Model confidence (mean pLDDT): 81 of 100. The RNA shown here (transfer RNA) has 72 nucleotides and comes from Vicugna pacos. The sequence is in RNAcentral, with records from Rfam.
RNA sequence: GGUGGUUUAGCACAAUGGUAGAGCACAUGCCUAGCAUGCAUGAGGUCCUGGGUUCAAUCCCCAGUACCUCCA
Numbered sequence: 001g002g003u004g005g006u007u008u009a010g011c012a013c014a015a016u017g018g019u020a021g022a023g024c025a026c027a028u029g030c031c032u033a034g035c036a037u038g039c040a041u042g043a044g045g046u047c048c049u050g051g052g053u054u055c056a057a058u059c060c061c062c063a064g065u066a067c068c069u070c071c072a
Base pairs, nucleotide, nucleotide: 001071002070004068005067006066010024011023013021018055026042027041028040029039030038048064049063050062051061052060
């Protein structure tokens, strides 16, 4: 320098155009003598950034940032 890929909650990840979710973690309550486990509830998102297409974009297209792999 070039090829391909990834970017979504605090963490590691889903969701193939119609207002985004489960797990762990966190908070509250129940349970316990007290922890742990378990159960219920809740909070937490500018879906990496900027444009384009569309009635409507996490999703499709373009460019860019960061990271990973491969080639040289």